[in-house]
Formats: sequence, structure tokens, C1' cells
RNA sequence: GCGGGAUAGAGCAAUGGCAGCUCGUCAGGUUCAUGCCCUGAAGGUUAUAGGUUCAAGUCCUGUUCCCGCAA
Repeated sequence: GCGGGAUAGAGCAAUGGCAGCUCGUCAGGUUCAUGCCCUGAAGGUUAUAGGUUCAAGUCCUGUUCCCGCAA
């Protein structure tokens, strides 16, 4: 210098139009009890600073960090 990536504790989704899924956590049910199973809940400045737009995780620009390529 080129390309890709950053979203809940972990792993990942999300045609510019209410930010979700699985696991985990917590509470309840079930059980003599634990686990399995069932129900529910909490948990997000979508890395960061701006811009475009009625509306941005998504489009544009700068910055930071990670991975790869080239040298």
C1' cells in the first nucleotide's frame, strides 16, 4: 500500500424501516435432589468521530484495533 472484519458474557444473523438467533446467566415449573426438559426475564452508546437521509448496524469520510496479502 491492498482486501476483509469490529453487533448482548461467548459464537453469529439482520433488503436503508421496531436490533434478532443459539449457547450461557437469572427466576419459576418439573424432580426426594441434581441434570435433562418446559415457561419467562435480564443483558446492546451496533469499535470510535463526523456526514448523507424523513429514517443508518447497513451508504460515504476520518481515526483506532484485529486477520490476511504484497513489499
Molecule: transfer RNA
Organism: Heterosigma akashiwo